[in-house]
C1' cells in the first nucleotide's frame, strides 16, 4: 500500500411504528343525555405486527476428537463429546420495503481510528 472473512434458519429481547384489535376523544343542524358501523389520536400502558453484524437462546450445518464394529488397517454413514469465538466491532448523510417506522435492508457499506 492492497485484499478477504465473521455460516443458515427459527424463537425472543432492546428498540420501532400504527394496518388490525383494544384504549381515549369528537361527531345526531334547538337544548340535554346516550353514542357508533363515521372521524381524530402512538405526544395511548397494551395485544397482533416489524426487529439487531456490533443483544440472548435453540436447531441445523461445518470442523475436530472418541467409543463401538472388525483378525488387522483404512474409509463412509450412524452414535457420543468438544468447538464454531473466551477476541474486536467508532460510524454518518442518503435511499428501500411494508400500513408505518426502526438498532430492519443497502451495510461489519462510505468514512474515521
Nucleotide at each position: 500500500u492492497u485484499a478477504u472473512u465473521u455460516g443458515u434458519u427459527c424463537u425472543c429481547u432492546a428498540g420501532g411504528g400504527u394496518u388490525c384489535c383494544g384504549c381515549a376523544g369528537c361527531u345526531g343542524u334547538u337544548g340535554u343525555g346516550c353514542g357508533a358501523u363515521g372521524c381524530u389520536g402512538g405526544u395511548c400502558u397494551g395485544g397482533u405486527c416489524c426487529g439487531a453484524g456490533g443483544g440472548a437462546g435453540a436447531a441445523c450445518g461445518c470442523a475436530c476428537g472418541g467409543a463401538g464394529u472388525g483378525a488387522a488397517c483404512c474409509a463412509u454413514g450412524g452414535c457420543c463429546g468438544u468447538g464454531u469465538a473466551u477476541a474486536c466491532a467508532c460510524g454518518g448523510a442518503g435511499g428501500g420495503a411494508u400500513a408505518a417506522a426502526a438498532g430492519c435492508c443497502c451495510g461489519g457499506g462510505a468514512g474515521g481510528u

Predicted 3D model of a 113-nucleotide RNA (Guanidine-I riboswitch aptamer) from Paenibacillus sp. Taxonomically the source falls in Paenibacillus (Bacteria, Bacillati, Bacillota, Caryophanales). Its Rfam family is "Guanidine-I riboswitch aptamer". A reference for the family is Trachman RJ 3rd and Ferre-D'Amare (2021), "An uncommon [K(+)(Mg(2+))2] metal ion triad imparts stability and selectivity to the Guanidine-I riboswitch", RNA. The sequence is in RNAcentral, with records from Ribocentre. Of the family's consensus pairs, 96% are formed in the model. The prediction has a mean pLDDT of 76.